The RNA shown here (Guanidine-I riboswitch aptamer) has 107 nucleotides and comes from Domibacillus robiginosus.
RNA sequence: CAAAAAGCUGUCUAGGGUUCCGUUUAAAGAGUUUCUCUUUAAAGACUGGUCCGAGAGAGAGCGUACAGCUGCUGCUGUAUACACGGAAGGAUAAAAGCCUGGGAGAC
Repeated sequence: CAAAAAGCUGUCUAGGGUUCCGUUUAAAGAGUUUCUCUUUAAAGACUGGUCCGAGAGAGAGCGUACAGCUGCUGCUGUAUACACGGAAGGAUAAAAGCCUGGGAGAC
């Protein structure tokens, strides 16, 4: 800047890995010495915090459709259904129910 109507946005969760924090281990150094602190390296088959996060998970807000009003572009009500699903690939630090994807397929 543009764009929607099995709409958009945000919060949370299932889940996810390891950028950062924390934790643990090892080495070196220091101190009030068997404990603590600093630095370096490693570990996510380290519980966690930050972080990512569902079309087919939860709640909400806005929007949309229809109807009735009109307080004059608003108010109220109803509806917003259904939904089995690979492999491979992509991004990010990395991975995933993220994206590809209401895909390929199946019924």
Its Rfam family is "Guanidine-I riboswitch aptamer". About the family: This family represents a conserved RNA structure found upstream of the ykkC and yxkD genes in Bacillus subtilis and related genes in other bacteria. The literature on the family includes a 2004 paper in Proc Natl Acad Sci U S A by Barrick et al., "New RNA motifs suggest an expanded scope for riboswitches in bacterial genetic control".
The source organism's lineage runs through Bacteria, Bacillati, Bacillota, Bacillaceae and Domibacillus.